[in-house]
């Protein structure tokens, strides 16, 4: 960077899927070592145990310890001395409960809360504080009263706690003094950015201190720095409008209170304000930020670790203390848990480090140390410190190292695979050399600390042994996407990001071998980002794929003509300030290297001040006039409203002719009408529409407007150029108008008419077709607000070739005249060039070039639906989603097929004929059915008298029984025999078995060929499966004219084109035309047969003339003429002539010719369709059985029989039948043959053998035919089945199971229903006649001849076939696609009596602490007073507020729920056939209505 995937195939549109990186990670399999990093994402859940904040005796009284001393005692005992006890007890020192002091506001934890000045950036503080620390300047003078410790004395289980008594201070408290302090008050200089603010001078008042081991330190007071905080301010800061209005301290004032400080911050009074479509209020989510991941950027996603800032600290609420708090390890109070109790009361808060229980896929040791770094206390010393520095556990991540290296073909063995030759693992291994990272083991031993301290750690490091030794997994191999084979399994088992594998040859499933691929990992599941230009700012659309609002006016807001002047917001450009480190990129330097780290630099795209520039936009001022609008002259118009007129129709009533029907359909019928209908006259009533004219003609935004005339009225067009002077385009809310339907009300009703009633139609018909027919349709008013409201195309402005109608108008030119012609301007159409398009198309009426401005789109399906809300009487509109679920759903064009679309054209396809078939009997085959078995295949045309060109044994495959097991058969090896063959004989059904006779060759004697029996194993054998693994053959569209290719040329492209067109033809045969030129497979024609002739040649064949015989014959001789045979010629080509045709191909007629237009017939079958048809001809992959699925043998079956169907035969009868006579073929066959004459029999047949391997001899009579008799319309002299007897033949054998005779029996059938078949001329029909096959057995087949027809006007229809054309929703191709209810399973959603939770506001009760306010008759060391007093302060009481609570209705959100609602998915269910072809009633949209359903009708609208 891209790929996969909708389709037969293509372009486009779209969606989904995939390769990438990245993680605080889980999970699966597997796992050497090191560095550096990271590790509870959930339950802010709960919490046992320890620690985690102190510390200063140099602030202070105390206590205690130590002890010199001092006196006593006791014991030892060498009267000095030792040891113990208590008791007193200086100083030093030392420990400290407790007063003071300072810290506990840091550090440390976490993300619950928050959408906020909460955070990020800039800013202001002239509204402010600020311990500790730094710097200046002054100071610390005199006093005084408590209190804790402590001792009594009580209370209490405990926690604690009371009352009396003493004590000290750097605890407290009075006075003095003091200023540049604070406050007032006069005046006074400068200065700012409003309030103000800095200074100067005088005045009043007020207010300070503390000591301490004392060359230091604290203190107090001023003023300044630093350092930290607190408050204002701009701008940023996530979703939902199915949250649209919100707000009463609210917005502002005035005064007060209040604070370190401004401020409705609080209050009391006034005023009515404040926010909000640039999104206020609400709801929902969220800690933000440097950063982090992703990405070319832009963006998008993230806020874990380190860093900065905010919340928070069991839940809520408070305040004190203090320099700093409303406070994590302080306090009070309330809840909720837990825990302790003696029930009476207490304790407590791990979201600090370990850990603990729970949750959960899931996240670590109750470790060592202050040695470093950093705090807090102290003057130190030092204490304290789960910060912090280590270490331990986890592949959780990054990084780096290895797990040898080098040489080794007998290419070892073994696995796999094979086409059995091999080929691969594979130099891999084994062997042979070496090498020593990493582990192991020994030995030294840091840096961190320049003294002294080291937890890490005897650790990093480094030397030294020793030995390849300890050290490889995991995924994948169809396609994407590297990388294949063979088993096994057979829609099963399972795989799968996606498309899809799997049903018996699976590179996709398991397994092995291989191989790809990365490696201490790999893989997968999750999540982000890219790929996705698949939200499009960079960088997308919207005629048909999703998307333009039905249409207009017009508010905000967005945009905006010409010149000039200013201006400086925007915009450019410079310069400072900031944009914290860390991160991130370079240059360098440290760890052996890298990951890690440091240092410098760069980034940091912002934002602020400043300085400058003035093109362009903004903004002010002035101009203009071309945009824009006005004035005035004009024509055009179904533009709109109202009212008034007119004819022509349909109806309808009422008279009049008149008479039997009307009317309606495909045909019917329902209806109407002899009570007079239709029809036809006349005069009337009554409602609705207005032919013609009428025109892709005219008007209107737009829906929409048509008969005349009269009023009111809007808009547009064109002239002119005197007027205004940018007055404009566009338009989010908004308000207007708006077909039909359809609602209310009141009318009105002639036609037409949903519904509905009837009648057809139908398998049914809630429809289509018919005869009624209401509510509409008409009119007033008043709703509704939709349409395929469409040009499926928003508006407005510029430009961008032409050519031609059309409709309104002006001008010019000419003219008598506006006839024509030319310019132009608005409209309305057509064709087209550039452009554009995905392609259709679209092109100055754009879908092109561009600009502004508004709506809309983002996969199908769910769904335009559900729930909210807004309008509506109502139907219903409008706004408008999820869950779920598919891999697709389109669009346009391409080829096919197909159509109950078209057009051309052909086939015995119809039609015009003839003769069958169906119906009868019988033959033959098949389905069925039955059998032990009826062996198997063939099943529309294309299976069915087919394979079978012939089943009594064989065949033969079946079935039943009997029997073989290396076999019936091939090959190889051993044995042994010399035969095998043949013969006999006995057992059986036979196969088999037993006995006997008989009985080779070669030889170099060693065998060795063949045979034949035995064995033993390789293998034979299978008509066993799979015709959907195959080959090979054939069937079949179809002898139908048809398939294709090369170059070229068109199309982005499938493909077109040639192969279309115009003629012709049996033909894609041909001419002719043309972006095509050519060529190939088919067609034609060379092949064969037939029709005519010739030439040659004559034998078996022939005989014309000639001779010769005979009862007769080509019988002899002979003859080559003729018939014929069989080889080679010739002929036929639209060559000739006329017509027609385009001057062509070609057709028509003609001539000549045996034959004329391919003379007639055969063989020949194009690309490919039918997973047609054969594994049973053959052949063949797999698989399958192997004492059987092979082999052999008798018997049986294949020949069955209720029926059912193909194909035939024979017939029904007089164009026949039966006698009898008598003619005339042609093609074949013939030696295990054909069989002549003779004789025999009624005959089949027997006999017999001549002759002939065949133009010679047989088979061999041909029959219909012709002549003559008869029969005489009948179940027969028709017709022959069936059966009964006798036979013949063939053959080992006719019982199941031949044929044929003969006699004798005489069924059915008297012309075949629907339907259906075959033929166009030597053809149907008819008549025999032959051959295969065969021992026999033919009505089948395959052939040959003799007789010898009718008919076709013609392509409307059925069938099938060709091209060309339209349509498509089809492509498995209409046997196709597909809708919709019903019925069954599942899933998600909505409703729903209700329940039940969670939050919110509200109003009312009650009211904790406490701040504050207020009292009084409590209490009170310091100050005042001689004293009472009194100031002032406790406390106690009230009150304001005020949290938890508690009541009450509301509101939101969630969950549940009898039932209930439609919705998607499901293998082959039902019922219809609605759609896709004119889908059989064109389809669709909107509305009514009715119907099981799909849909149907009505009304109006679209063409898609």
């Nucleotide at each position: 960077a891209g790929a996969g995937u909708u389709u037969g195939a293509u372009c486009c549109u779209g969606g989904c899927u995939c390769a990438g990186g990245a993680c605080g990670a889980a999970c699966g399999c597997u796992g050497g070592c090191g560095g550096c990093g990271u590790g509870c994402u959930u339950a802010a859940u709960a919490c046992a145990u320890g620690c985690a904040a102190g510390u200063c005796g140099a602030a202070c009284g105390g206590a205690g310890c130590c002890u010199a001393g001092c006196a006593g005692g006791u014991a030892g005992u060498u009267u000095a001395c030792u040891a113990c006890c208590a008791g007193c007890g200086a100083a030093c020192g030392c420990u400290u409960a407790g007063u003071g002091g300072c810290g506990g506001a840091c550090g440390g934890g976490u993300g619950a809360g928050u959408a906020a000045c909460g955070c990020g950036u800039g800013g202001g503080u002239a509204a402010u504080c600020u311990g500790c620390c730094c710097c200046u300047a002054a100071g610390a003078c005199u006093g005084g009263g408590a209190u804790a410790a402590c001792a009594g004395c009580g209370c209490g289980a405990a926690a604690g706690u009371g009352c009396u008594g003493c004590u000290a201070a750097u605890a407290c408290c009075g006075g003095a003094u003091a200023a540049u302090c604070u406050u007032c008050c006069u005046u006074u200089a400068c200065c700012g950015c409003a309030u103000g603010g800095u200074g100067g001078a005088g005045g009043a008042a007020g207010g300070a201190a503390a000591g301490g081991a004392a060359u230091c330190u604290g203190c107090u007071u001023a003023g300044g720095g630093a350092u930290g905080a607190g408050c204002c301010c701009g701008c940023g800061u996530c979703c939902c409008a199915u949250u649209a209005g919100c707000u009463a301290g609210u917005u502002g004032g005035u005064g007060a209170a209040g604070u370190a400080a401004c401020a409705g911050c609080u209050c009391a009074c006034c005023a009515a304000g404040g926010c909000g479509a640039c999104g206020a209020u609400g709801g929902g989510u969220a800690g933000c930020c440097g950063g982090c991941c992703u990405g070319a950027g832009a963006g998008g996603g993230u806020g874990g670790a380190c860093g900065g800032c905010c919340a928070c600290a069991c839940u809520g609420g408070g305040a004190c203390u203090g320099a700093g708090a409303c406070a994590c390890g302080g306090c009070c109070c309330a809840g909720a848990c837990u825990c302790c109790u003696a029930c009476g009361g207490g304790a407590g808060g791990c979201a600090g480090c370990a850990g603990u229980a729970g949750g959960g896929a899931a996240u670590u040791u109750u470790c060592c140390g202050c040695a470093a770094u950093g705090g807090g206390c102290g003057a130190a010393a030092g204490c304290c410190u789960g910060a912090c520095g280590g270490a331990g556990c986890a592949a959780c991540g990054c990084c780096g190292c290895g797990u040898g290296a080098g040489g080794g073909a007998a290419g070892a063995a073994g696995g796999u695979c094979u086409u059995c030759g091999g080929a691969u693992c594979g130099u891999a291994a084994a062997c042979c050399u070496u090498u020593g990272u990493c582990a192991u083991c020994g030995a030294g031993g840091a840096c961190g600390a320049u003294a002294a301290u080291g937890a890490c750690g005897g650790u990093a490091c480094u030397c030294g042994a020793g030995g390849a030794g300890g050290a490889a997994g995991c995924c994948c191999c169809g396609g994407c996407u590297a990388a294949c084979u063979a088993c096994g399994u057979g829609c099963c088992a399972g795989c799968a990001g996606c498309c899809g594998c799997g049903g018996u040859a699976a590179c996709a499933c398991g397994u092995a071998g291989g191989g790809g691929g990365c490696g201490a990992g790999c893989g997968u599941u999750g999540u982000c980002c890219g790929g996705a230009a698949u939200u499009a700012c960079u960088g997308g659309g919207c005629g048909u794929a999703a998307a333009g609002g039905g249409c207009g006016c017009g508010u905000a807001g967005g945009c905006g003509g010409c010149c000039u002047a200013a201006u400086a917001a925007g915009u450019c450009a410079g310069a400072u300030g900031u944009g914290a480190a860390a991160c991130c990129c370079c240059c360098g330097g440290g760890c052996u290297u890298a990951a890690c780290c440091c240092u410098g630099g760069g980034c940091u795209u912002g934002c602020a001040u400043u300085u400058g520039a003035a093109a362009c936009u903004u903004u002010u001022g002035g101009u203009c006039u071309u945009g824009a609008g006005g004035a005035c002259a004009g024509g055009a118009g179904a533009g709109g409203a109202a009212a008034g007129c007119g004819g022509a129709a349909u109806u309808c009533a009422c008279a009049g002719u008149g008479u039997a029907g009307c009317g309606g359909u495909g045909a019917a019928a329902u209806g109407c009408g002899u009570a007079g209908a239709u029809a036809u006259u006349g005069g009337g009533a009554g409602g609705a529409a207005c032919a013609c004219c009428a025109g892709u003609g005219g008007c209107g935004a737009a829906g929409g407007c048509g008969g005349c005339u009269u009023u009111c009225u809007g808009g547009a067009c064109u002239g002119u150029a005197a007027c205004u002077g940018a007055c404009g385009c566009u338009g989010a809310g908004g308000c207007g108008c708006g077909a039909a339907a359809g609602c209310c009300a009141g009318g009105g009703u002639a036609g037409c008419g949903a519904a509905c009633g009837g009648g057809a139609u139908u398998a049914g018909a809630u429809a289509c077709c018919c005869c009624g027919g209401u509510a509409g349709u008409c009119c007033u008013g008043g709703c509704c607000g939709u349409a395929a409201a469409c040009g499926a195309u928003g508006g407005a402005u510029a430009c961008u070739a032409g050519g031609u109608g059309u409709g309104g108008g002006a001008g010019g030119u000419a003219u008598c005249g506006a006839c024509c012609c030319c310019u132009u301007c608005c409209g309305u159409g057509c064709c087209g060039u550039a452009g554009c398009c995905a392609a259709c198309g679209c092109a100055c009426u754009a879908a092109g070039u561009a600009u502004c401005c508004c709506g809309c789109c983002u996969g199908g399906g769910g769904a335009g639906u559900a729930c909210g809300g807004c309008c509506g009487c109502a139907a219903g509109g409008c706004u408008g989603a999820a869950a779920c679920u598919c891999a697709a759903a389109g669009g346009a064009a391409u080829u096919g097929a197909c159509g109950g679309g078209g057009g051309c054209c052909c086939g015995c396809a119809c039609a015009a004929g003839c003769g069958g078939u169906g119906g009868a009997g019988c033959a033959u085959g098949u389905g069925g059915u039955u059998u032990a078995a009826u062996u198997c295949g063939a099943u529309g045309c294309a299976a069915c008298g087919c394979g079978a060109a012939g089943a009594a044994c064989c065949u033969u495959a079946c079935c039943a029984g009997g029997u073989c097991u290396u076999g019936a058969c091939a090959u190889c090896c051993c044995u042994u025999u010399g035969a095998c063959c043949g013969g006999u004989a006995u057992a059986g059904a036979g196969a088999u078995a037993u006995a006997c006779c008989u009985u080779u060759c070669c030889u170099u004697c060693g065998g060795g060929a063949c045979a034949g029996a035995g064995g033993a194993g390789a293998c034979a054998g299978g008509u066993g499966g799979u015709g959907c693994a195959u080959g090979g053959c054939u069937g079949u569209c179809g002898u139908c004219a048809g398939c294709u290719c090369g170059u070229g040329u068109c199309g982005u492209g499938a493909g077109a084109u040639g192969u279309u067109g115009g003629g012709u033809u049996a033909a894609g045969u041909c001419c002719c035309g043309c972006a095509a030129c050519g060529a190939g497979c088919g067609c034609a024609a060379c092949c064969c047969c037939u029709a005519u002739u010739c030439u040659u040649a004559g034998u078996u064949a022939c005989c014309a003339g000639c001779g010769g015989g005979u009862g007769a014959u080509g019988c002899c001789g002979g003859g080559g003429a003729c018939u014929c045979u069989a080889a080679g010629g010739a002929g036929a080509c639209u060559g000739c002539c006329g017509g027609u045709g385009a001057c062509a191909a070609a057709u028509c007629g003609g001539a000549g010719g045996a034959a004329g237009g391919u003379g007639g017939g055969g063989a020949c079958g194009a690309c490919g369709u039918c997973a047609a048809g054969u594994c049973a001809u053959c052949a063949u992959g797999c698989c399958c059985c192997u004492u059987a699925u092979g082999a052999c043998c008798u018997g049986g079956g294949c020949u069955a029989c209720a029926c059912a169907c193909g194909u035939g035969c024979u017939a029904c009868a007089a164009u026949g039948g039966c006698c009898g006579g008598u003619a005339c073929a042609g093609a074949g066959c013939g030696c295990a043959g054909c069989g002549a004459a003779g004789c025999c029999g009624u005959g089949a047949g027997g006999u017999g053998g001549a002759g002939c391997g065949a133009a010679u001899c047989g088979c061999a009579a041909a029959a219909a035919g012709c002549c003559g008799g008869u029969c005489c319309c009948a179940g027969u002299u028709c017709g022959g089945a069936u059966c009964g007897g006798a036979g013949u033949c063939u053959g080992c054998a006719a019982c199941u199971c031949g044929a044929c005779u003969c006699c004798g029996u005489g069924a059915a059938g008297c012309a075949g229903g629907a339907a259906u078949c075959g033929c166009u001329a030597g053809u149907a029909a008819u008549c025999u006649c032959g051959g295969g096959u065969c021992a026999g057995c033919a009505u089948a087949c395959c052939g040959a001849g003799g007789u010898g027809a009718a008919u076709a006007c013609g392509u409307u229809c059925c069938c099938g076939g060709g091209c060309c054309u339209u349509g498509u929703a089809c492509a498995c191709a209409c046997c196709g696609c597909c809708c919709g209810u019903c019925a069954c399973a599942c899933c998600a959603c909505g409703a729903a009596a209700g329940u039940c939770a969670u939050c919110u506001a509200c109003a009312c009760c009650c009211g904790a602490a406490g701040c504050c306010g207020g009292u009084g008759g409590g209490g009170u060391a310091a100050c005042c007073g001689c004293a009472a007093g009194g100031a002032g302060c406790c406390a106690g009481c009230c009150g304001u507020c005020g949290a938890a609570g508690g009541u009450g209705g509301a509101g939101u959100u969630g969950a549940u729920g009898a039932u209930u609602g439609g919705g998607g998915u499901g293998a082959a269910g039902u019922c219809g056939u609605a759609a896709c072809a004119a889908g059989g009633u064109a389809g669709c949209c909107g509305u009514a209505u009715c119907g099981g359903a799909a849909g149907g009708u009505g009304c109006g609208g679209c063409u898609g």